The RNA shown here (transfer RNA) has 71 nucleotides and comes from Methanobrevibacter sp. Rfam family: tRNA. The family's RNA type in Rfam is transfer RNA.

RNA sequence: GAAGGCAUAGUUUAAUGGAAAAAUGCUUGGCUCCAGACCAAGUGAUGAGAGUUCAAAUCUUUCUGUCUUCA
Numbered sequence: 001g002a003a004g005g006c007a008u009a010g011u012u013u014a015a016u017g018g019a020a021a022a023a024u025g026c027u028u029g030g031c032u033c034c035a036g037a038c039c040a041a042g043u044g045a046u047g048a049g050a051g052u053u054c055a056a057a058u059c060u061u062u063c064u065g066u067c068u069u070c071a
Base pairs, nucleotide, nucleotide: 001070002069003068004067005066006065007064010024011023012022013021018054025043026042027041028040029039030038047063048062049061050060051059
């Protein structure tokens, strides 16, 4: 320099174009002499911009970051 993949919650993963689900973590309460385990509730996310569409995490495109391959 060229081509391709990936980016969703603190972390790991889901989601036919109909608006984001779960596990774990964290917080609070229960239980316990205390802690752990267990039970209940809460918390928190689509990398950034533009476009298509009635509707975009999803389709198109640019940028950013990261990974792989080629030179």
The coordinates come from a structure-prediction model, not an experiment, and the mean pLDDT is 82. The organism belongs to Methanobrevibacter, within Archaea.